The RNA shown here (SAM riboswitch aptamer (S box leader)) has 97 nucleotides and comes from Pedobacter cryoconitis. The organism belongs to Pedobacter, within Bacteria. The sequence was found by an Rfam model in a public genome assembly. Its Rfam family is "SAM riboswitch aptamer (S box leader)". Gene Ontology term of the family: regulation of gene expression.
RNA sequence: GAUUUAUACAGAAGAAGGGAGAGGCAGUCUCGUUGAACUUCUAGCAACUUUCCAUAGGAAAAAGUGCUCAACCUGAUCCAGCAAUGGAUUAUAAAUU
Numbered sequence: 001g002a003u004u005u006a007u008a009c010a011g012a013a014g015a016a017g018g019g020a021g022a023g024g025c026a027g028u029c030u031c032g033u034u035g036a037a038c039u040u041c042u043a044g045c046a047a048c049u050u051u052c053c054a055u056a057g058g059a060a061a062a063a064g065u066g067c068u069c070a071a072c073c074u075g076a077u078c079c080a081g082c083a084a085u086g087g088a089u090u091a092u093a094a095a096u097u
Stems, first nucleotide, its partner, number of pairs: 001097008013042005021031003025075003043068003048064002050060004076089005
């Protein structure tokens, strides 16, 4: 890098640096100098891998990850469907290669 499966709406922030971007692809919409992205430190959340009790299910949080800013905004494209409508785009985890 590719494939498969699962998850995404709940939860959890302070400081320092930084200095204009961010919102999965796009935006005339929204957020942002009352400080975006990003980096570091500390703290926390969650429970995919993991451990325990073990039928269901429940519990734990040391380690490997992830996360700690909103509208699950609007639109677009592709796929399936007669249609209504559904799914995909991105990210993370696990497994395989």